This is a predicted structure of a 73-nucleotide RNA (transfer RNA) from an uncultured bacterium.

């Protein structure tokens, strides 16, 4: 320099054919217990690395751009 991958709540990750974004742990609150741990139940937290385009509509599709892994030279 070139070429692949990945970038989503505090962490690990799903998201199908484009149609307003979810699970698990972690937090917080109730329940239970003599009490804690463990279960139950229930709340809150993200507009999807950044920008820009298409489209009635983008996390998804297309472009630049940054980051980080990897491989080639």
């Nucleotide at each position: 320099g070139c070429c692949g991958a990945u970038a989503u709540g505090g962490c690990u990750c799903a998201g199908u054919u484009g149609g307003u974004a979810g699970a698990g742990c972690a937090g917080c609150u109730c329940a239970u217990u003599c009490g804690u741990a463990a279960u139950g139940a229930g709340c809150a937290g993200g507009c999807c690395g950044c920008g820009a385009g298409u489209u009635c509509g983008a996390g998804u599709c297309u472009c630049g751009c940054u980051a980080u892994c990897g491989g080639c030279u």

Model confidence (mean pLDDT): 81 of 100. It matches the Rfam family "tRNA". By type it is a transfer RNA.